[in-house]
RNA sequence: UCGUGCUAGACGGGGAGCUAGCGGUGCCCUGUAGCCCGAGAUCCGCUUUAGCGGGGUUGAAUCCCCUUUGAAGGGCCGGAGCUGAGCCUGCCGUAUCAACUCCUGGUGCCGGCUGGACACCACGCAACAGACGAAUACGAACCCCGUCAGGUCCGGAAGGAAGCAGCGGUAAGUAUCACCGGCUGUGUCGUGGUUAAAUCUGGUCUGGUUGCCUGGAGGUGUGCGACAGGUACUUGGCCAGUUCGACAAAGGGUGCACGG
Numbered sequence: 001u002c003g004u005g006c007u008a009g010a011c012g013g014g015g016a017g018c019u020a021g022c023g024g025u026g027c028c029c030u031g032u033a034g035c036c037c038g039a040g041a042u043c044c045g046c047u048u049u050a051g052c053g054g055g056g057u058u059g060a061a062u063c064c065c066c067u068u069u070g071a072a073g074g075g076c077c078g079g080a081g082c083u084g085a086g087c088c089u090g091c092c093g094u095a096u097c098a099a100c101u102c103c104u105g106g107u108g109c110c111g112g113c114u115g116g117a118c119a120c121c122a123c124g125c126a127a128c129a130g131a132c133g134a135a136u137a138c139g140a141a142c143c144c145c146g147u148c149a150g151g152u153c154c155g156g157a158a159g160g161a162a163g164c165a166g167c168g169g170u171a172a173g174u175a176u177c178a179c180c181g182g183c184u185g186u187g188u189c190g191u192g193g194u195u196a197a198a199u200c201u202g203g204u205c206u207g208g209u210u211g212c213c214u215g216g217a218g219g220u221g222u223g224c225g226a227c228a229g230g231u232a233c234u235u236g237g238c239c240a241g242u243u244c245g246a247c248a249a250a251g252g253g254u255g256c257a258c259g260g
Stems, first nucleotide, its partner, number of pairs: 001260006009058003012030004020047005035055004064253007073244004078239001081238005086231005092225004097221002100218004105213003108209003111205007119194006126188001127186004132181002135176004144169004152161003
């Protein structure tokens, strides 16, 4: 120096947090690369040589180790840096906002006065309803009237008597009644009078009221908005500092065996 075969190592890493400490699972960031299986956050394994158990690939260098530089990202922290929001204060405006006070107009309720209705009496008056009278019609086999065919009876005759049916009229009774006559009742009306209270209804009163509504004014409160100031107490961002740091670049370093 070349070839072959092995071994160490590697097969992701980091941050915060947890931990006596170191790792893992979990959360977050990152890589040009994703080893597989098992258990594991009131947890699992280990002890400064700091994951455990099993299996597999690669394997002395672009791949392993160290240093330096750059650098994603994370943590900490600063008024002795800045800034946004938030918060506080002042002032102004605003709201179909809230209640309060006052004024005005209207109205409700109560009260005074007053009218009417209702209630009662009398008169008048038609209307309505009811019954009655009147009128009309019907209405008695016989026990109502009149007339009584036929027939019957008395008589020598002349004549007389009773009398059914029929006809006519009526009683009791039934029906109708536009009209007529008075009677009873109601109030659909009018006039006059009476009435303590109650009920209903209307008018009027600068009488009362803890009622309601319209409009106006005032300040207070609440919400919203603009402006100004303060604060860094809360939160975020920028910048500075500090810490850890994936990844990249550069440089350096690092075995064993055999054979040529």